Small-subunit ribosomal RNA, central domain from an uncultured Chlorobiota bacterium, 347 nucleotides, folded computationally.
The coordinates come from a structure-prediction model, not an experiment, and the mean pLDDT is 88.
[in-house]
Context: one part of a larger RNA
RNA sequence: CUGGGUGUAAAGGGUGCGUAGGCGGAUAUGUGCGUCAGAGGUUAAAUGUCACGGCUCAACUGUGAACCUGCCUUUGAUACGGCAUAUCUGGAGUGCGAGAGAGGAUGGUAGAAUUCCUGGUGUAGCGGUGAAAUGCGUAGAUAUCAGGAGGAAUACCAGUGGCGAAGGCGGCCAUCUGGCUCGCAACUGACGCUGAGGCACGAAAGCGUGGGGAGCAAACAGGAUUAGAUACCCUGGUAGUCCACGCCCUAAACGAUGUAUGCUUGGUGUUGGGGGUUAGGCCCUCAGUGCCGGAGGAAACCCAUUAAGCAUACCACCUGGGGAGUACGAUCGCAAGUUUGAAACUC
Numbered sequence: 001c002u003g004g005g006u007g008u009a010a011a012g013g014g015u016g017c018g019u020a021g022g023c024g025g026a027u028a029u030g031u032g033c034g035u036c037a038g039a040g041g042u043u044a045a046a047u048g049u050c051a052c053g054g055c056u057c058a059a060c061u062g063u064g065a066a067c068c069u070g071c072c073u074u075u076g077a078u079a080c081g082g083c084a085u086a087u088c089u090g091g092a093g094u095g096c097g098a099g100a101g102a103g104g105a106u107g108g109u110a111g112a113a114u115u116c117c118u119g120g121u122g123u124a125g126c127g128g129u130g131a132a133a134u135g136c137g138u139a140g141a142u143a144u145c146a147g148g149a150g151g152a153a154u155a156c157c158a159g160u161g162g163c164g165a166a167g168g169c170g171g172c173c174a175u176c177u178g179g180c181u182c183g184c185a186a187c188u189g190a191c192g193c194u195g196a197g198g199c200a201c202g203a204a205a206g207c208g209u210g211g212g213g214a215g216c217a218a219a220c221a222g223g224a225u226u227a228g229a230u231a232c233c234c235u236g237g238u239a240g241u242c243c244a245c246g247c248c249c250u251a252a253a254c255g256a257u258g259u260a261u262g263c264u265u266g267g268u269g270u271u272g273g274g275g276g277u278u279a280g281g282c283c284c285u286c287a288g289u290g291c292c293g294g295a296g297g298a299a300a301c302c303c304a305u306u307a308a309g310c311a312u313a314c315c316a317c318c319u320g321g322g323g324a325g326u327a328c329g330a331u332c333g334c335a336a337g338u339u340u341g342a343a344a345c346u347c
Base pairs, nucleotide, nucleotide: 004318005317006316007301008300012315014201015200016199017198021194022193023192025088026087027086028085029084030083031082033081034080035077036076037075038074039073040072041071042070049065050064051063052062053061054060091191092188093187094186095184096183097182098181099180103177104176105175106174107173108172109171110154115149116148117147118146119145120144121143125136126135162169163168206247207246208245209244210243211242215241216240220236221235222234223233258314259313260312261311262310263309266292267291268290269289270288271287272286273285274284275283276282277281296303297302320347321346322345329340330339332337
C1' cells in the first nucleotide's frame, strides 16, 4: 500500500459552528484537462525471464527473443469526471399563515416544609437503634398555639410526556431571546453534505475574589458494632452545596451505536400539526417518541423505516495482555491537573 474493522471482543472524538480539503441534483452546448484508443520516439549495458549453445555436469558463461508496466510527441473518441456558458426545480434556503414546548437570560412573586428566635399553654421526658449509648431537657426540652427571621428546593399535575447540539432543563408572572413542527407553494435557483486544524459550549467535584449559609454533608469529634472497625448504624459537625464574576475541561459526557442522504414487509401505543368523513367514532398524512416483530444482518445477545439491513460521501478511531494513559518532551492551567503520548522488560 492492498485488505479488515469500531453496540457488548481493541476501536465513534463529550457536543456543536465552521476554515482548508474531500465529495456533490437535472438538462443542453462548447472545450478536450483528466480518461480511453492508434502510431512514432525514448525506455544504456549488465541483472532478471524464456529458447538454443560453450566449459565432462553444475555454478559460471555466449547468442537470440520477449520484457522494460514509464515519459514525450502526434492523430483520434467524448460516455463519465473537470472547466466554461445557458437553463431547470426535486436538494437547500426565503416568504406568508398557524402551532407545541421544564430551550436560554434577567427581574419579580407564591405556598408547603425544615431550622432558628420571641411569647403563650404544659410537664418529664425527648431523640435515636437490631438493641443501645453519645446527644438534648427542671436554667422547662419534646409536644402544641401565635408572631417573626432566613436560606434552599418547588409535592400533586408528571407521562419509556415535552424541549435542547450535547452537558442539561420542572412552582407562578413579566420582559428579552434561540431553535423546531405543520400548511400554502409566492420567491431564490445547487446556494448542498462532511469537516483536519480553529472557535464556542461543556454534569459533578475542585480553584480564586467577594457575598450567603436553612437543610444536607466529605474531613473531623464522640457513641455503638467488632477479634480489630481509620467502615457500614447513631449523635454532632467544617469545607462544600447557593449567588456574582473569573478559572478548571474531565465522566459509565452511554443509545457504551459519528454526521448527512437515499432505499428496504408490518402491527400496536403515545406527543404536536394538517386533511377527509355516514363526524360518539373511524380513515389518510407529516414530524417526533416507545414497544413487538418480517426480510436481511449478527459469534451470539440481539438490531430490525429512530438499523447493528442495502448503499454513497466525509471525519474520527482500532491492530495481543501487562508495563501505561506511566516516563520524557511539548502544551494549557493559580493549583489540582488536562491534552498529546512512548520504550526497555515481561507473559